[in-house]
RNA sequence: GCCAGCUUAGCUCAGUUGGUAGAGCUCCGAACUUGUAAUUCGGUGGUCGUCGGUUCGACUCCGACAGCUGGCU
Numbered sequence: 001g002c003c004a005g006c007u008u009a010g011c012u013c014a015g016u017u018g019g020u021a022g023a024g025c026u027c028c029g030a031a032c033u034u035g036u037a038a039u040u041c042g043g044u045g046g047u048c049g050u051c052g053g054u055u056c057g058a059c060u061c062c063g064a065c066a067g068c069u070g071g072c073u
Stems, first nucleotide, its partner, number of pairs: 001072007010025004019056001027043005049065005
């Protein structure tokens, strides 16, 4: 330099004919316990990498850029 993939909650990741964004773990609270842990129940948490475009409507489609990973040279 060229090609491909990935970027969504604090972490690991789901999320398709485009229609108001979820799980597990973590964290917080309660129950249980002499106390802690474990367990059970409830709750908090997101401008979906950035900027534009298409559309009535975009995590989803298109473009540019940034970061990460892999391959080729």
Predicted 3D model of a 73-nucleotide RNA (transfer RNA) from an Opitutales bacterium.
Model confidence (mean pLDDT): 81 of 100.
Its Rfam family is "tRNA". It is annotated as a transfer RNA.